[in-house]
RNA sequence: GGCCACUUAACUCAGCUGGUAGAGUGUCACAUUCACAUUGUGGAAGUCGUUGGUUCAAGUCCAACAGUGGCCA
Repeated sequence: GGCCACUUAACUCAGCUGGUAGAGUGUCACAUUCACAUUGUGGAAGUCGUUGGUUCAAGUCCAACAGUGGCCA
């Protein structure tokens, strides 16, 4: 330098054929306990890497850029 894959919650990851974004872990509150842990219930937490485009509508399709990983030279 060329090509490919990936980028979504604090972390690990889902998200189908475009139609109002989820799980587990963690975290906070409450219940349980003398207390801690465990367990149960509830809550908070997301500009879906950035910018632009297509569309009535984009996490999803298209382009550029950035980051990470891999292959080739």
Molecule: transfer RNA
Organism: bacterium